[in-house]
RNA sequence: CGGGAUGUAGCGCAGCUUGGUAGCGCACCUGAAUGGGGUUCAGGGGGUCGCGAGUUCGAAUCUCGCCAUCCCGACCA
Repeated sequence: CGGGAUGUAGCGCAGCUUGGUAGCGCACCUGAAUGGGGUUCAGGGGGUCGCGAGUUCGAAUCUCGCCAUCCCGACCA
């Protein structure tokens, strides 16, 4: 330098193809059961969807640019 993959809640991930309320598990908070812990049950909080721009009534999803990480290749030595 070229090609590809990934980026979504504290952690691990789904959702993207085919645009229409942002979700799951664990974790966290509250309550109940228990003498307490653990555990179970019920309820709840937490998101600039990597950044910017565009298309659209509407973008995590489509288009363009950029950034970060990883993989492959080329170049130099």